Context: one part of a larger RNA
RNA sequence: UGACGGGGGCCCGCACAAGCAGUGGAGUAUGUGGUUUAAUUCGAAGCAACGCGAAGAACCUUACCGGGGCUUGACAUCCUUGGAAUCCAGUAGAGAUACUGGAGUGCCUUCGGGAAUCAAGAGACAGGUGGUGCAUGGUUGUCGUCAGCUCGUGUCGUGAGAUGUUGGGUUAAGUCCCGCAACGAGCGCAACCCUUGUUGUCAGUUGCCAUCAUUAAGUUGGGCACUCUGGCGAGACUGCCGGCGAUAAGUCGGAGGAAGGUGGGGACGACGUCAAAUCAUCAUGCCCCUUAUGUCCCGGGCUACACACGUACUACAAUGGCUGAAAACAAAGGGAAGCAAUGCGGUGACGCAAAGCAAAUCUCGAAAAACAGUCCCAGUUCAGAUUGCAGGCUGAAGCUCGCCUGCAUGAAGGUGGAAUUGCUAGUAAUCGCGAAUCAGAAUGUCGCGGUGAAUACGUUCCCGGGCCUUGUACA
Numbered sequence: 001u002g003a004c005g006g007g008g009g010c011c012c013g014c015a016c017a018a019g020c021a022g023u024g025g026a027g028u029a030u031g032u033g034g035u036u037u038a039a040u041u042c043g044a045a046g047c048a049a050c051g052c053g054a055a056g057a058a059c060c061u062u063a064c065c066g067g068g069g070c071u072u073g074a075c076a077u078c079c080u081u082g083g084a085a086u087c088c089a090g091u092a093g094a095g096a097u098a099c100u101g102g103a104g105u106g107c108c109u110u111c112g113g114g115a116a117u118c119a120a121g122a123g124a125c126a127g128g129u130g131g132u133g134c135a136u137g138g139u140u141g142u143c144g145u146c147a148g149c150u151c152g153u154g155u156c157g158u159g160a161g162a163u164g165u166u167g168g169g170u171u172a173a174g175u176c177c178c179g180c181a182a183c184g185a186g187c188g189c190a191a192c193c194c195u196u197g198u199u200g201u202c203a204g205u206u207g208c209c210a211u212c213a214u215u216a217a218g219u220u221g222g223g224c225a226c227u228c229u230g231g232c233g234a235g236a237c238u239g240c241c242g243g244c245g246a247u248a249a250g251u252c253g254g255a256g257g258a259a260g261g262u263g264g265g266g267a268c269g270a271c272g273u274c275a276a277a278u279c280a281u282c283a284u285g286c287c288c289c290u291u292a293u294g295u296c297c298c299g300g301g302c303u304a305c306a307c308a309c310g311u312a313c314u315a316c317a318a319u320g321g322c323u324g325a326a327a328a329c330a331a332a333g334g335g336a337a338g339c340a341a342u343g344c345g346g347u348g349a350c351g352c353a354a355a356g357c358a359a360a361u362c363u364c365g366a367a368a369a370a371c372a373g374u375c376c377c378a379g380u381u382c383a384g385a386u387u388g389c390a391g392g393c394u395g396a397a398g399c400u401c402g403c404c405u406g407c408a409u410g411a412a413g414g415u416g417g418a419a420u421u422g423c424u425a426g427u428a429a430u431c432g433c434g435a436a437u438c439a440g441a442a443u444g445u446c447g448c449g450g451u452g453a454a455u456a457c458g459u460u461c462c463c464g465g466g467c468c469u470u471g472u473a474c475a
Stems, first nucleotide, its partner, number of pairs: 001475002003472003007469007015459002019423005026314008034305002042053002064300007073125001077124002079121005086103007107114002127289002130287003136283002138278003141274001143272001148187006154163003167178003193266004198234007207224003212221002237260001240254005316416001320375005333364003338357002342353004382413001387408007429451007
């Protein structure tokens, strides 16, 4: 100087407390461990691995296993020889592949040849998701959006170092003020950026409709006032008033205001820590394989199942379930190998025909809520697992191993032990909608809006963190 202390002081955080909803019990989905297996590819491991890499394993993917093949190779550059390229068909085979037949015989040219491409051959080489993340780059997690981490000059100390950065106040903040052997400065904080909340102005179609006509309908004429869209502005600064404070920084209350003291949300992550993660995104040193640890194909596996754990979904019901009338109200997105209105068929998944729309124009489209009826507390008109049968869709192909529909079946489950998680407001809880990936395949992920709470006395205690100080046989 640090680190540590079941030392002290001050302070903060959904850290506790006060509340609300959960997890832990059930069924299912999904990940992991374990076990099994020819293989169940690999990685991730307290917080910070475990719906994680994977924004989507039937084949492919695929790295694993079995079998069948190839060896200058599936891919790149160079050389030699031959054929344009390319397309079609047949035979054998699980296919990779092997063999055969046919069509075609083009472009440039100095007539030597060349370009593009295919086949055969020779070797230089290719190739490796093989190893090492403890050889690395890059990227990422974490402490932590915590308020810290340092430097120059000066001063002090033999020196390591100290001072500044400590102290008195204050702040979300090393934020600001005052003081001070310090005076300044840098990286962080804040602001500048995006979005949301108010408004002015400009613009007015595909959007909107107050007035005037018109219509089944903003449908059409008309209009751009309003809504909305999106460009440029305004607006909030403790600016104003009062109390407190040291006459400061600031803090408490008030006015005005759409908004008040960082208005809400996001992006943004200092010096560093964990030899943290990743050689399987990519790049890369070294080591290793080279008729195989490379590569092609078919089939299987990654989907196994006495069990254990994590994360979710659905429930256990009456604040509910079911039925009904056509009876409401969003936002944000997607759409051409696509979204599909509408009509018809089907109980339905869906099928057939098909208008419109590269979309403020056409299209995909709410549910909870509200209203009426019924059930009457029961393993039920709760719950829906499982299983049988019959179908639909995607796709060469649903057996291993997809999703959906109908009929039947109707399991556990009556609110969950010890323990434990999230959340402070348009939040929790609850309700649906969309998108990426994607042929198909979400209870996951990322977004969107609808309805919309309770509680916070307080900082003694648990956890994590910051500053000062003290002890130490630790570095």
This is a predicted structure of a 475-nucleotide part of an RNA (small-subunit ribosomal RNA, 3' major domain) from a metagenome. It matches the Rfam family "Bacterial small subunit ribosomal RNA". Model confidence (mean pLDDT): 84 of 100. RNAcentral holds the full RNA, with entries from SILVA.